[in-house]
Context: one part of a larger RNA
């Protein structure tokens, strides 16, 4: 990992609500068993803290005003839910108690054992030398040492191997100590908040910041995981308030079921200070003027300004029609981590698939078509079936269902990513100027004189600077627009003529293009590819979804029709049990008779509900969750049956039901089993790193 088996909302007691059944006041518990038992419980009256009063009572001075109340229940069964219990199942780390451990290991204790060989050579002693004597020196002897080298033994510093190992700590090669605070055998002592510790929180039997075993014990877990058959109806929330509260819970909002109920939409009428707008107030900004003090003028700005001022939204009133809807009560929930998109805002950088509000949508809980792929975008809400039809968004050269036409634009593969800014791209129109009295561009020629204007200056002559900027000759020529010189000179320009020849120049606007344009696996519109199969405007077709329609079928709901069943009210008729009141009798608390009431039957009328039928209309996506109807398993009771002419079970198949499932045929099997009506549950497994077994 796979397969098989097994595995989770139970049980008891009490409360609440609903359904059903009995009685109308209901009912028993222990005991007991045709029955008795009448103790008790609920109900029958409430109000008040209470005394107390009572269809009323309390507050109060009050007879005002107000609160609560002013009569249908009860017993049982079933269902749902709540409380208390382990309370749907599995899961801690921990806490406490009593025991068991020092054959591992820590320290201690008693008694034993072990340490090849070699080296070094302390003290003491002796002899000699020396000394007045000591001291001193040398030699011999001697044997010391937490001494040296190095096996056994003990340790574990380095590296490699080993890492499902030879081994739950080893092997190999080196390494350290090796007469000592050495190593070691055997016996003994000290332990669980305790021991022991040359101290590492180390060690105390592969377990240690508190050992192990058993018990309290099914500890507790607002946390994680899991929770088993089918179909049908409806269908959320991720908000508010509170919380030692923020992953929980409570009330409320939103959902469901039951029973009642009447509102909603539209029209009309309201208040407002938002969007916008504005500068009259408040506050501020800019420029100019003015001033002792900040005031004036002009232009502008505002979430914390308003002389003004919408659309929506909200609130109220009123009439008709209509059931998709509203409200109330009772019962059951889930939800309290939301996400994105659009719009109005706050925070942030007018950053974020950011964060926090508001309004709407979608997802969540929604499949289908489109956007290549793509919860939240566009279209559209899947009851089932159909090789039928029409459309939406989006598309129609091929991949790939479906296309043509008309008029323009683009040349950039723009289309098929981006800005400020830049540019004789191109198309369209607008405004103005010049032009056969020859424009624009080109070529040729001229561009002069007074004068070197005056001043300044070393110089200043068109061209350092200041002032002025005239006149003349002319076709035209500035007291000079630029280069140049120390200053002159020199070269151009403005301006003019000739030549040439028909359009030229300027400004702003619009459409589509161009540059601006740099990224790391692979260029890329989804690809092929396209000059339209791109873009703009227009026309007419077609394709295209689980949308709509058609055909067939299923379920749910609604209305109406007639039928059947049950039931309510009223009336009539008939019948019956127990026996209260009442009457009678007597032994005076018993017996007999026993109206009304109660109960039963029938008929008619009427109220409500249910059933099935024909036809019609509407509806049927769905997580959490609420409600309903069913299938199947084991056992029990009753009943009808089957079975050696072959039960259950097995294997394979056929038929059938919306489904859980059911029936049948053959096979194997060899003794029990099935239907119907009820009842009771150890009642349904693809999932819990589930448990047990097999492979």
């Nucleotide at each position: 990992g796979u397969c098989a088996g097994u595995a989770a909302c139970u049980u008891a007691u009490a409360g609440u609500u609903g359904a059903u059944a009995g009685c109308a006041g209901c009912u028993u518990a222990a005991u007991a068993a045709a029955u008795a038992g009448u103790a008790g419980g609920c109900a029958u009256a409430g109000g008040g803290a209470a005394a107390c009063c009572a269809a009323g009572u309390c507050u109060u001075a009050a007879u005002a005003a107000g609160g609560c109340u002013c009569a249908a229940g009860u017993u049982a069964u079933c269902a749902a839910u709540u409380a208390u219990a382990a309370a749907c199942c599995c899961g801690a780390a921990a806490c406490c108690a009593a025991g068991c451990g020092a054959u591992c290991u820590a320290u201690u204790u008693a008694u034993g054992a072990u340490c090849a060989g070699g080296a070094u050579g302390a003290a003491c002693a002796u002899u000699u030398a020396u000394u007045a004597c000591c001291a001193u020196a040398a030699a011999u002897c001697g044997a010391a040492g937490g001494u040296c080298c190095g096996a056994a033994c003990c340790c574990a510093c380095u590296a490699a191997c080993g890492u499902u190992g030879c081994a739950a700590a080893g092997u190999u090669a080196g390494g350290g100590g090796a007469u000592g605070a050495a190593u070691u055998g055997u016996g003994a002592a000290u332990a669980g908040g305790a021991g022991u510790g040359a101290a590492a929180g180390g060690c105390u039997a592969a377990u240690c910041a508190a050992g192990c075993u058993u018990g309290g014990a099914g500890a507790u877990a607002g946390c994680u995981g899991g929770u088993u058959c089918u179909c049908u109806u409806c269908g959320a929330a991720a908000g508010c308030u509170a919380u030692u509260u923020a992953a929980g819970u409570a009330g409320u909002g939103c959902c469901u079921u039951a029973u009642a109920u009447a509102a909603a939409c539209a029209a009309u009428g309201g208040g407002g200070g938002u969007a916008g707008a504005g500068c009259a107030c408040u506050a501020g900004u800019a420029u100019a003027g003015u001033u002792a003090c900040u005031c004036u003028a002009u232009a502008c700005u505002a979430a914390a300004c308003u002389c003004c001022g919408a659309a929506u939204a909200c609130c109220a009133u009123u009439c008709a029609a209509u059931a998709c809807u509203u409200u109330a009560u009772a019962a059951g929930a889930g939800u309290c981590a939301g996400a994105c998109u659009a719009u109005g805002g706050g925070u942030g950088c007018u950053a974020a698939u950011a964060u926090c509000c508001a309004u709407a949508g979608u997802c969540a809980a929604a499949a289908g078509g489109g956007a290549a792929a793509c919860a939240a975008c566009c279209c559209a809400g899947a009851c089932u079936a159909u090789a039928g039809g029409c459309u939406a968004a989006g598309g129609u050269c091929c991949c790939a269902a479906a296309u043509a036409u008309u008029a323009a634009c683009u040349a950039a593969g723009u289309g098929u990513u981006a800005a400020a800014c830049g540019a004789a791209g191109u198309a369209a129109g607008u405004a103005g100027a010049c032009a056969u009295u020859a424009a624009c561009a080109g070529u040729u020629a001229g561009a002069a004189g007074g004068u070197a204007a005056g001043c300044u200056u070393a110089g200043a002559a068109g061209c350092a600077g200041c002032u002025a900027u005239c006149c003349u000759u002319u076709a035209a020529a500035g007291a000079a627009a630029g280069c140049g010189u120390a200053a002159c000179a020199g070269c151009u320009c403005a301006c003019u003529a000739a030549u040439c020849u028909a359009g030229u120049c300027u400004a702003a606007u619009u459409g589509c293009a161009c540059g601006g344009a740099a990224g790391a696996u692979u260029c890329u519109g989804g690809g092929g590819g396209c000059u339209a199969a791109g873009u703009u405007a227009a026309u007419a077709a077609c394709c295209g979804a689980a949308g709509c329609c058609a055909u067939a079928g299923a379920a749910u709901c609604u209305a109406a029709u007639a039928c059947c069943c049950u039931u309510c009210c009223u009336a009539a008729a008939g019948g019956a049990a127990c026996c209260c009141a009442a009457u009678u009798a007597u032994u005076a608390a018993u017996a007999a008779u026993c109206a009304c009431a109660u109960c039963c039957u029938u008929u008619a009328u009427u109220u409500a509900g249910g059933g099935a039928a024909c036809c019609a209309g509407a509806u049927u996506g769905g997580u959490a969750g609420a409600a309903g109807a069913g299938c199947g398993u084991u056992c029990u009771u009753a009943u009808u049956c089957c079975a050696g002419u072959g039960a259950a079970g097995u294997u394979a198949g056929u038929u059938u039901g919306u489904g859980a499932g059911a029936a049948c045929u053959a096979u194997u099997g060899g003794a029990g089993g099935a239907g119907u009506a009820a009842g009771a549950a150890g009642u349904g497994a693809u999932a819990a790193u589930g448990c047990u077994g097999a492979c």
Molecule: large-subunit ribosomal RNA, domain II
Organism: Candidatus Vidania fulgoroideorum